[in-house]
The part of an RNA shown here (large-subunit ribosomal RNA, domain III) has 386 nucleotides and comes from Buchnera aphidicola (Nurudea shiraii). The RNAcentral record of the full RNA draws on ENA. Model confidence (mean pLDDT): 83 of 100.

Context: one part of a larger RNA
RNA sequence: GAGUAACGAUAAAAUAGGUGAAAAACCUAUUCGCCGAAAUACCAAGGUUUCCUGUCCAACGGUAAUCGGGGCAGGGUAAGCCGAUUCCUAAGGUGAGGCCGAGAGGCGUAGUCGAUGGAUAACAGGUUAAUAUUCCUGUGCUUAGUAUUGUUUGCGAAGGGGGGACGAAGAAGGUUAAGUUAUCCAGGUGUCGGUUGUCCUGGUUUAAGCGUGUAGGUCUAAAAAUUAGGAAAAUCCGGUUUUUUUAAUCUGAGGCGUAAUGACGAGCUAUUAAUUUAGUGAAGUAACCUAUACCAAACUUCCAGGAAAAGCCUCUAAGCUAUAAACAAUAUUAAAUCGUACCCAAAACCGACACAGGUGGUUAAGUAGAGCAUACUAAGGCGCUU
Numbered sequence: 001g002a003g004u005a006a007c008g009a010u011a012a013a014a015u016a017g018g019u020g021a022a023a024a025a026c027c028u029a030u031u032c033g034c035c036g037a038a039a040u041a042c043c044a045a046g047g048u049u050u051c052c053u054g055u056c057c058a059a060c061g062g063u064a065a066u067c068g069g070g071g072c073a074g075g076g077u078a079a080g081c082c083g084a085u086u087c088c089u090a091a092g093g094u095g096a097g098g099c100c101g102a103g104a105g106g107c108g109u110a111g112u113c114g115a116u117g118g119a120u121a122a123c124a125g126g127u128u129a130a131u132a133u134u135c136c137u138g139u140g141c142u143u144a145g146u147a148u149u150g151u152u153u154g155c156g157a158a159g160g161g162g163g164g165a166c167g168a169a170g171a172a173g174g175u176u177a178a179g180u181u182a183u184c185c186a187g188g189u190g191u192c193g194g195u196u197g198u199c200c201u202g203g204u205u206u207a208a209g210c211g212u213g214u215a216g217g218u219c220u221a222a223a224a225a226u227u228a229g230g231a232a233a234a235u236c237c238g239g240u241u242u243u244u245u246u247a248a249u250c251u252g253a254g255g256c257g258u259a260a261u262g263a264c265g266a267g268c269u270a271u272u273a274a275u276u277u278a279g280u281g282a283a284g285u286a287a288c289c290u291a292u293a294c295c296a297a298a299c300u301u302c303c304a305g306g307a308a309a310a311g312c313c314u315c316u317a318a319g320c321u322a323u324a325a326a327c328a329a330u331a332u333u334a335a336a337u338c339g340u341a342c343c344c345a346a347a348a349c350c351g352a353c354a355c356a357g358g359u360g361g362u363u364a365a366g367u368a369g370a371g372c373a374u375a376c377u378a379a380g381g382c383g384c385u386u
Base pairs, nucleotide, nucleotide: 013031014030015029016028017027018026032383033382034381035380041362042361043360046343047342050341051075052074053073054072055071056070060068061067080141081140082339083338084337087118088117092113093112094111098107099106100105122139123138124137125136126135142335143334144333145332146331147330148329149328150327151326152325153324154320155319159315160314161313162312167302168301169300170299173295174294175293179288180287181286182285184203185202186201187200188199189197205263206262209258210257211256212255216251217250221244222243223242224241225240226239227238229237230236264284267280268279269278270277303306349358350357365377366376367375368374
């Protein structure tokens, strides 16, 4: 220079009360304003205690601070079913033998590791200051072992076969979530003209599982005989032949019943500094509309022709078999380990910052509208720290 520029989105504040040494900024209340395909809610990644409570205000916070994602202290993350681990493999890594190289080392078979994929059993309500598909209540489900009972006769794999098992685009249908209206229930009846009425406000919610097997989809199916294939074998698969058969098998949302004489539930009663706590508890139905969700890996069309392996089903080999094995029911036992707080379009991640930038997925209400546009709003969240 200069007490100048600036104090980081022009979404916005006002009043009253409280606390306090001190209040424009903290807390409470009443208004106002902003977002509302988000500036709501929930995850993955990443962060790693930032979460909750008490207390403190030096420094940190672009100002003050009684406040804080700041300091200090204490507390908080509960699982057979969620995710990981475990089982399986992809790209890729590694790699017994092996090949190559002067060596270091390179490549690579079997194998082994490796999710962003396959397989795999739980829902509703309640509860904490802070966790909940984890605790509690209610109702389930899965796997393995043991015991008992019953039925049956083969069982048995690192091997064979099936299956798992897959592209893109498009159109139509059937449903449901959500929504709207009515019904029903509870409350209200006008401080200024009208308002007992076709009036106003609020509620009208309920899962997995189990049973039934629908709209629809797929496709011939069953039996017998035979057989140069499936590296051996096979009763399995494939091929061939004969007989019967044309709607069964399989699959399949949703609905309905049950779960539920339960839970939740507006309000009411008592209580409290406080919708703070306790108790009680009405109605709980129908129609319309309608998804980008489900049926659906379906259907149609097209060319660029769209993972693998295991779990699962089945077949036998070696071998073992009635003191065995398989299946079913009931009872009982077990289900370890790790993650779980909190932020997550952000003041907590990546950007040196409490930075107008960047960041994958899910959710997705109303009125107008073709619409996830746009405008105004609900739930919910904020007014961006002079």